RNA sequence: CGAGUAAGCCAAGUGACCGCGCGGCGUGAAAAAUCGCCGUGAGGAAAGUCCGAGCUCCAUAGGACAAGGGUGCCGGAUAACGUCCGGUGAAGGCGACUUUAAGGAAAGUGCAACAGAAAUAAACCGCCCCGCGCCCGCGGGGUAAGGAUGGAAAGGUGGGGUAAGAGCCCACCGGCGGCACGGUGACGCGCCGCGUCCCUGUAAACCCCACCCGGAGCAAGAUUGAAAUGGGAGCAUUUAAUGGCUGUCCGUCACGCUCCCCGUAAUCGCUGGAACUGUUUGGCAACAGGCAGUCAAGAUAGAUGGUCACAUAAACAGAACUCGGCUUACGGCUUACUCGAUAA
RNA sequence: GGAGAGAUGGCCGAGUGGUUUAAGGCGCCGGUCUUGAAAACCGGUGAUGUCGCAAGGCACCGGGGGUUCAAAUCCCUCUCUCUCCG
Numbered sequence: 001c002g003a004g005u006a007a008g009c010c011a012a013g014u015g016a017c018c019g020c021g022c023g024g025c026g027u028g029a030a031a032a033a034u035c036g037c038c039g040u041g042a043g044g045a046a047a048g049u050c051c052g053a054g055c056u057c058c059a060u061a062g063g064a065c066a067a068g069g070g071u072g073c074c075g076g077a078u079a080a081c082g083u084c085c086g087g088u089g090a091a092g093g094c095g096a097c098u099u100u101a102a103g104g105a106a107a108g109u110g111c112a113a114c115a116g117a118a119a120u121a122a123a124c125c126g127c128c129c130c131g132c133g134c135c136c137g138c139g140g141g142g143u144a145a146g147g148a149u150g151g152a153a154a155g156g157u158g159g160g161g162u163a164a165g166a167g168c169c170c171a172c173c174g175g176c177g178g179c180a181c182g183g184u185g186a187c188g189c190g191c192c193g194c195g196u197c198c199c200u201g202u203a204a205a206c207c208c209c210a211c212c213c214g215g216a217g218c219a220a221g222a223u224u225g226a227a228a229u230g231g232g233a234g235c236a237u238u239u240a241a242u243g244g245c246u247g248u249c250c251g252u253c254a255c256g257c258u259c260c261c262c263g264u265a266a267u268c269g270c271u272g273g274a275a276c277u278g279u280u281u282g283g284c285a286a287c288a289g290g291c292a293g294u295c296a297a298g299a300u301a302g303a304u305g306g307u308c309a310c311a312u313a314a315a316c317a318g319a320a321c322u323c324g325g326c327u328u329a330c331g332g333c334u335u336a337c338u339c340g341a342u343a344a
Numbered sequence: 345g346g347a348g349a350g351a352u353g354g355c356c357g358a359g360u361g362g363u364u365u366a367a368g369g370c371g372c373c374g375g376u377c378u379u380g381a382a383a384a385c386c387g388g389u390g391a392u393g394u395c396g397c398a399a400g401g402c403a404c405c406g407g408g409g410g411u412u413c414a415a416a417u418c419c420c421u422c423u424c425u426c427u428c429c430g
Base pairs, nucleotide, nucleotide: 001340002339003338004337005336006335007334008333009332010331013310014309015308016307017306018305020041021040022039023038024037025036026035043316047327048326050325051324052323053322054321055217056216057215058214068213069212070211071210072209073087074086075085076084077083088102089100090099091098092097103208104207108206109205110202111201112200124147125146126143127142128141129140130139131138132137155173156172157171158170159169160168174197175194176193177192178191179190181188182187221268222267223266224265230261231260232259233258234257235256242254243253244252245251275294276293277292278291279290280289281288282287345429346428347427348426349425350424351423354370355369356368362413371389372388373387374386375385376384392403393402394401395400406422407421408420409419410418
């Protein structure tokens, strides 16, 4: 210098002018409005709404089971989690390092198209032996080493052996089982045994095993509630009047009073919390504890903006009940490490 | 703000792990009939990219990644569209 790997940080600042939301004080007899002053005012993802909680309402005596859904190596962290940390195994990379939905296929069921002789079950070609046959060839048998098909063909490599072959036999590797040691554990390592070495793949197919889960969501929900209209219940009047149903009569309904429902809307929920900052202790870490300090948006058509100057601000992007994560979008900077090249 | 459903040729739309196919309809193109057209009947037709002289092959079911021998279909993630909740 180039190519990478990992971890972390920032997301602008200051001043002037104009403007907006919220809070406080003042002005005002008081409320509202207005005006003045002061304070405060978006993010690392506020996003997607993919998980987990708080909170509220509904259901529920309490518990268990079923159904349905989810998670899935081991240990730990956490309020909880499908998240995080540290490990194990496997895979990738020369390396720094990274990835990992990674329980069970000898509990059972399903599926494996096409090709291929055969797909869990084997003889198409080939090889070998026997019989017939002059030869080509035909028939019977042996053989899974070779060819061909396929994602997958009955462990692999080498040697012995054989008519040809074959775990048929042997060595090593792999597999299964047992024992011992180390480790909390996943597992690692060593020794011994087994060639009837029990046998393909798929569980992001059904399923089995272990563990977890009641439902809905702040447009949840709570309080207050004017006038008019509409609906319901009760009371009163049945002397009369008025209006509708038909011009008249009869009948019936409404018109009266009280209560309830519905209900423009307003207030609350609404921000002090598993909170943040600094420091310290324990821990490899996630994280937990102690001490000190801080209060830092709260709208309801929805504020957080604009111009100028300082060499000059640029990416993705804008809170709507609140937290913990994940995922996705995106600019700049720093540190450590790896590989390569060059120079000393 | 919250909840749910969907995306397959120009349009509608079937297909829910399998290979002679992504079915069918509308539309479009060509033909018959007609003076001409409509209707009817017959035949054809997914589009793009890439490789190839050609025959044909490969990729493509909103985008990307994964599981599987094999994905439009199963899983994860992103984008867009529609519906509902005072």